[in-house]
Context: one part of a larger RNA
RNA sequence: GCCGGCGACUUAUAUUUAAUAGCUUGGUUAAAUUAUUUAUUAAUGGAGCCUUAAUGAAAGUAAGUCAAAAAUGACAUUUGUUAUUAAAUAUAGACCCGAACUCAGAUGAUCUAACCACGAACAGAAUGAAGUUUAAAUAAAAUUAAGUGGAGGUUCGAACCGACUAAUGUUGAAAAAUUAGCGGAUGAUUUUUGGUUAGGGGUGAAAUGCCAAUCGAAUCUGAAGCUAGCUGGUUCUCCUCGAAAUGUGUUUUGGCGCAGCAAUUUAGGUUUAUGAUUUGGGGUAAAGCACUAUUUUAGAAGACGUUAGCAAUAAUAGUUUACUUUUAUAAACUCAGAAUACUUUCUAAACAUUAAAUUAGUAAGACUUUGUGGGAUAAGCUUCAAUGUCAAGAGGGAAACAGCCCAGAUUACCAGAUAAGGUCCUUAAAUAUUUACUAAGUGAAAAAGGAGGUUAAUAAACGUAAACAAUUAGGAGGUUUGCUUAGAAGCAGCAAUCCUUUAAAAAAUGCGUAACAGCUUACUUUUUUAGUUUAUUAGCACCGAAAAUAAUUGGGGCUAAGUAAAUUACCGAAACUGUGAGAUAUUAUGAAUAUCGGUAGGGGAGCGUUCUAUUAUUGAUUGAUGCAUUAAUGAAAGUAAAUGUGGACAAAAUAGAAGUGAGAAUGUCGGC
Repeated sequence: GCCGGCGACUUAUAUUUAAUAGCUUGGUUAAAUUAUUUAUUAAUGGAGCCUUAAUGAAAGUAAGUCAAAAAUGACAUUUGUUAUUAAAUAUAGACCCGAACUCAGAUGAUCUAACCACGAACAGAAUGAAGUUUAAAUAAAAUUAAGUGGAGGUUCGAACCGACUAAUGUUGAAAAAUUAGCGGAUGAUUUUUGGUUAGGGGUGAAAUGCCAAUCGAAUCUGAAGCUAGCUGGUUCUCCUCGAAAUGUGUUUUGGCGCAGCAAUUUAGGUUUAUGAUUUGGGGUAAAGCACUAUUUUAGAAGACGUUAGCAAUAAUAGUUUACUUUUAUAAACUCAGAAUACUUUCUAAACAUUAAAUUAGUAAGACUUUGUGGGAUAAGCUUCAAUGUCAAGAGGGAAACAGCCCAGAUUACCAGAUAAGGUCCUUAAAUAUUUACUAAGUGAAAAAGGAGGUUAAUAAACGUAAACAAUUAGGAGGUUUGCUUAGAAGCAGCAAUCCUUUAAAAAAUGCGUAACAGCUUACUUUUUUAGUUUAUUAGCACCGAAAAUAAUUGGGGCUAAGUAAAUUACCGAAACUGUGAGAUAUUAUGAAUAUCGGUAGGGGAGCGUUCUAUUAUUGAUUGAUGCAUUAAUGAAAGUAAAUGUGGACAAAAUAGAAGUGAGAAUGUCGGC
């Protein structure tokens, strides 16, 4: 891991509600006693309990009582009770499995810690303390030298004890080892045997170490089925209704209480929701500046400043308040002011509504669109409000895609016509029609900004007295204007910018020179011949455009099979319609109409398992239960049958009682 067996809402007592039954001339016995045919028995037993009257805090009063200055108000003016069954609650282990703990009493020092008693062990080598001997030395010593000697928590190094490093081992040879090195090795050494100290404790050269592979409090047994607001699990079928993820309180936020939303059963009867009609208040959106606060422009009596004056005073470069003009902003501004919503009136259609009783689940929500707050007008972010969907919703579309679009699946059909969305192929249906646009594969991701892309429109200017572009020729003289300057001659700079000749030509548009020169432009003319130039608006395209495994509108591919506008067909869903079938409700019981997605959860109806009673029931060696296969039947749980196997009990109907249904619990036992 698989298969098989076992495996979880029980039982007792009490209360409440519902259904059913008995009695209601109110109901009923409890303990106990008696009897027999000893049973799920019958009788006796009225103590007691509920009910028959309420009300007030109470004395009390009483079909009334209490409150109240008064008006008036609150409760009551009656029907039950006993049993059974079901549900819920309370007390008990209370649906099942699951702690770490806590407490009590015992058992442990054969492991290990320390201590006590009797013992035991330590190859070999090295070093060479004190003392001492001899000699030298001295007055004698000190001292020196050579021997002797054999001290030490001394040195090297086996046994022994330890455990610093690495590798191996890691379902090991081993629940701590092996191999190669390593530390101590006469000492605070090592060690045998026996003994002592015990858990709220002991022992500890102290690490919370050790106290039998167990130690921040040993082990065993008991309290004990501890408790668990936590996790996991909880077994047959069909029909029917059907939520919530909110408010409020909480030593409360992953738990509970109350309310909200659900179910069931009664009662009431338009109270309710939707559509249309009507009434009312408002201060939101947008808007506005009349207030409040802020703000732009232009003026501005007065004031300030400045100038003149000894002063009075006068005059205005400038600044600025009131005020006037002008431009704006506001969640905590409003002169004014919607739509919705709310309230109210009436009418249709429908029963979506209200009240009571009983019993649930929910109280982690998610996204879309809209209006706000927080954040960065970030987030598949977060907090609210409104709607929808998912949650609990299948089907069609969006390539795939809980929350988007269409649409709510009782069931059957090789029927029809549609929605969203589509109609070249993949792929069901238009290679449909009309008019435009796009050339970028734009379509099929993006901004500021950029551009003789292209299409359409508007306005203005020039133009057959010849425009725009190109081309021919000219583009002069006074004059090198004056000043400045080394120079300044159209062209460093300053000032001025005239006159003449002309078809036209600047005291010069740009290059250029040291300064001149030279080229060029404005301007004029020639040739050519019909549009040209500028600005603005709109459509579709272009650039801007860089990411990590080759790429991709789903793909192929497309110049439409792209985009804009319009038209007609068709395809397309479990929606709608058609034809059958089933269930529920209403009903005039022929029929008809409506309803039948569903998690948590409520309600209803059934199937099966084991056992018991009853039916003087039924079957069975002419073959029971069981097992295997086959083909029937019912909406399902299931039921009955045939054949084979097997070899002794089994079944039906009606009731009753439960150890009553398994795929999950790191379930449990067995097998493989």